Overview:
SAM riboswitch aptamer (S box leader) from Sporolactobacillus shoreae, 114 nucleotides, folded computationally. The prediction has a mean pLDDT of 85.
RNA sequence: UUCUUAUCCAGAGCGGCGGAGGGACAGGCCCGAUGAAACCCGGCAACCCAAUUGAUUCAUAGAUUAAGGUGCUAAUUCCUGCAAAAUCCAAAUCCGGAUUUUGAAAGAUAAGAG
Numbered sequence: 001u002u003c004u005u006a007u008c009c010a011g012a013g014c015g016g017c018g019g020a021g022g023g024a025c026a027g028g029c030c031c032g033a034u035g036a037a038a039c040c041c042g043g044c045a046a047c048c049c050a051a052u053u054g055a056u057u058c059a060u061a062g063a064u065u066a067a068g069g070u071g072c073u074a075a076u077u078c079c080u081g082c083a084a085a086a087u088c089c090a091a092a093u094c095c096g097g098a099u100u101u102u103g104a105a106a107g108a109u110a111a112g113a114g
Base pairs, nucleotide, nucleotide: 001114002113003112004111005110006109007108008107013041015040016039021031022030023029025081026080027079028078042073043072044071047069048068050065051064052063053062077106082103083102084101085100086099087098088097089096
C1' cells in the first nucleotide's frame, strides 16, 4: 500500500503530564484556558490468541474468564455527502424543498491473503 471477510444506535477517569488545538475528507454542527492533541496510568470491549466448559461420543455452535496481540475510551462512524422509495410543502406539469426508511460509497477497527 492493495484485496477479502466481519463489525460500527452498547460500553469505558472529576487521574498524571502537556500547553492549543481537535472531531479522517468537504459542508454543517460541535468540543477546547472550567485546559485541545500527543504521551503515561486507569478503564471498556471480546476481533485474534489462550484457558475452562460444551447442546450431543468426537468435532463444532454457544457460554465463561481476561494473562497475551490489537483496538477503543464527547456527541450513532456527531450529522449529511451517492441512489431509490414513502409522506408532506410548493406547483398546471417538470424542476425544487423538508422528513423518514432502505441500500451503496467513503472511513474506522479486527482477522486473513498479496